[in-house]
This is a predicted structure of a 107-nucleotide RNA (SAM riboswitch aptamer (S box leader)) from Geosporobacter ferrireducens. The source organism's lineage runs through Bacteria, Bacillota, Clostridia, Thermotaleaceae and Geosporobacter. The sequence is in RNAcentral, with records from Rfam and Ribocentre. Of the family's consensus pairs, 97% are formed in the model.
């Protein structure tokens, strides 16, 4: 880095260090010195693994967090393509893609 698959409307700190940037990119709106990234600590979850129980299996139901990840503003912050509804329109609401992020899996 390709391919495939499962999830993305919940949850996580008034802590240290650091010091300006951040929210993947568009257009937007936002966070941010009452201090960004970033690192540690601590926290949140339960995806793989671990542990039970049902099951021929496949798998499904639950526990438990000490093992590998991941995550901790704001729905993946909205939005970008294609439809649908209302509406003179501006817009506004839905729905399925794109794109992207984790996990597992193969390459």
């Nucleotide at each position: 880095c390709u391919c495939a698959u499962a999830u993305c409307c919940a949850g996580a700190g008034a802590g240290g260090u650091g010091g300006a940037g951040g929210g993947u990119c568009u257009g937007g709106c936002c966070c941010u010195a009452u201090g960004a990234a970033a690192c540690c600590c601590g926290g949140c979850a339960a995806c793989c693994g671990g542990c039970u129980u049902u099951u021929u299996a496949u798998a499904a139901a639950g526990c438990a967090g000490c093992g590998g990840u991941g995550c901790c503003a704001a729905u993946u912050c909205c939005u970008g393509c294609a439809g649908u509804a209302u509406g003179a329109a501006a817009a506004u609401a839905c729905u399925g893609a794109a794109a992207g992020a984790u996990g597992u899996g193969a390459g």